A computed fold for a 550-nucleotide part of an RNA from a Phycisphaerae bacterium, annotated as large-subunit ribosomal RNA, domain I. The organism belongs to Phycisphaerae, within Bacteria. Rfam family: Bacterial large subunit ribosomal RNA.
Context: one part of a larger RNA
């Protein structure tokens, strides 16, 4: 110095535990905001740091229900001062208050701040008063937009435009994903690349709802027929599309979820206003076997939608709620033994080791002053039906269709139809017109150029109640812990570590060593020292101690 073994130290893995997550499943809610929101700033206690709550009425006031012995949140005692069976603290509903910033909106600004202006109160001073002035101070109003009214009014008569007034519980701005629409990428793949893919995806804007979009055929369909739309199975990786490469990729049909249909313009009336073109209102009418006008026949119920009143159930506080003891061992019994007993409760958690019967609870019932929300009676109140025959009035125009350039559908211009957009051109009127994949012709078949619309679908920031061959502290969330903190970075932005004494603090009185620190040894507690550097306490590493070897 090595080696081995022993005891110690370090260190903190391991196994055990969960306060925390992670996945889902049902209900509910789907907004909040100028009556100032999300989100902050700063205050706010008896002593007050930091977290919670609250707003100068500040760990909190007021009423209403509940409960019913202790209470003054929490880290986190103690001291000090109250409450409280005249019912406190707590729990729910309702209401007051609610700085200052922040769309932040009186200007202004480097948030949380600075100056204002009119009213108005208080106060002080004058004045006989009415009133006036004033340093400070409470209070109220003062921004842009929009829409509706009035009133004023240029170039320019008339009128618009501006200006002003006055009225809206306008709008703004936050918000997890889910929808719509406007724009739109590149990596990548194609074993390189350009078409093409990724992909109409990320991302950006701009809208809205609790859903949102779509929606009652100018649709599909095939010689038979369906009868708005939306989702889901399947059709089907098919039928296409494709430097026919990589890759992309339907529908009709068929089973299912759910089902709901309807107003308008127009033609005709009837009124009212005209600049005589025609416009406003108000019947009427809305289809694809149409409507309206004439003629003629024929119906008088039935359903919906608001409102209001009663009632009811639900929701947000609770009540109540079965049944055990002895003994052993042990610190401790709920374990062992031995005897019972409930059970619409033997989910499930806690208690000194494992409890159906010891707590809290579970099962089954009960229960609202007040919020909300739903259903249901009753009344009001508005809407709301036909069929035959004539005629030939009406039936959405810079539309349809065509041309050129785009684009989307499986469809990359191709035989290339169908949707939609830009530029140009531009019909037809029921004997009309679109469509069935160039294009014709026949057959079918629908009725475009206005609007509306629940259900079946989508998601979860949030509340409730559950549930898991999910995590168990280098795991599960970044965050069990005062984490989006600390702590980087000009800044967009990033971004940790960190959980456990014991059943109970019983958290070591006393004495002694000591530089009067840290540490220690007795003494004490505890079942154990498990001593707050705390539960087990591996392994690197370190140090003593012995045996061996060099």
């Nucleotide at each position: 110095g090595g080696u081995g073994c022993a005891u110690g130290g370090u260190g903190g893995a391991u196994g055990c535990c969960u306060a925390g997550g992670c996945g889902c499943u049902a209900g509910g809610a789907g907004g909040c905001g100028a009556u100032g929101a999300a989100g902050g700033a700063c205050g706010u206690g008896g002593c007050a740091g930091c977290c919670u709550g609250c707003g100068a009425a500040a760990a909190g006031c007021c009423c209403a229900g509940g409960g019913g012995a202790g209470u003054u949140g929490g880290c986190a005692a103690a001291c000090g001062a109250a409450c409280a069976u005249u019912g406190a603290u707590c729990c729910u509903g309702g209401g007051a208050u609610u700085u200052c910033c922040g769309a932040a909106u009186g200007a202004g600004g480097a948030a949380a701040c600075u100056c204002g202006a009119c009213g108005u109160c208080a106060c002080a001073g004058g004045g006989c008063a009415a009133c006036c002035u004033g340093a400070u101070g409470g209070c109220g109003u003062c921004a842009c937009u929009c829409u509706c009214g009035g009133a004023u009014g240029a170039a320019u008569u008339c009128a618009u435009a501006g200006u002003c007034c006055g009225a809206g519980g306008u709008g703004a701005g936050c918000u997890a994903a889910c929808c719509c629409g406007g724009g739109g990428a590149a990596c990548u793949g194609a074993a390189a690349c350009a078409u093409c893919u990724c992909a109409g995806u990320a991302c950006c804007c701009g809208g809205a709802g609790g859903a949102a979009a779509a929606g009652a055929a100018a649709u599909c369909a095939a010689a038979a027929g369906a009868g708005a739309c939306u989702c889901c199975g399947u059709u089907a990786g098919u039928a296409g599309c494709g430097g026919c490469g990589a890759g992309c990729g339907a529908a009709a049909g068929c089973g299912g979820a759910c089902c709901a249909g309807c107003c308008c313009a127009a033609a005709c009336c009837a009124g009212a206003c005209u600049u005589c073109g025609g416009u406003c209102u108000g019947g009427g009418g809305u289809u694809g076997c149409g409507g309206g006008c004439g003629a003629c026949c024929g119906a008088u119920a039935u359903g919906a939608g608001u409102g209001a009143a009663c009632a009811g159930a639900a929701c947000u506080a609770a009540c109540a709620g079965a049944a055990c003891g002895g003994u052993c061992u042990g610190g401790a019994a709920a374990g062992g033994c031995c005897g019972g007993c409930c059970a619409g409760a033997g989910c499930g958690g806690g208690u000194g080791a494992c409890a159906g019967c010891c707590c809290c609870g579970u099962a089954c019932g009960u229960g609202a002053a007040a919020c909300u929300c739903c259903u249901g009676u009753u009344c009001a109140u508005u809407c709301u039906a036909g069929g035959u025959c004539g005629u030939a009035c009406c039936a959405g125009a810079g539309u349809a269709g065509c041309a050129c350039g785009g684009u989307u559908c499986u469809c990359g211009u191709g035989a290339a139809a169908g949707g939609c957009c830009g530029u140009g051109u531009g019909a037809a009127a029921c004997c009309g017109g679109g469509g069935a994949g160039a294009c014709c012709a026949c057959u079918c078949u629908c009725c475009a150029a206005g609007g509306c619309u629940a259900a079946g679908u989508a998601c979860u920031a949030c509340c409730u109640a559950g549930c898991g061959a999910c995590c168990g502290a280098u795991a599960g969330u970044g965050u069990a812990c005062c984490a989006g903190u600390a702590g980087g970075g000009c800044g967009a932005c990033u971004g940790a570590a960190a959980g456990g004494u014991g059943a109970a603090a019983a958290g070591u009185a006393c004495c002694c060593c000591u530089u009067c620190g840290a540490g220690g040894g007795g003494a004490g507690u505890u079942a154990a020292a498990a001593g707050u550097a705390c539960c087990u306490g591996a392994a690197a590493c370190c140090a003593u101690g012995c045996a061996c070897u060099u």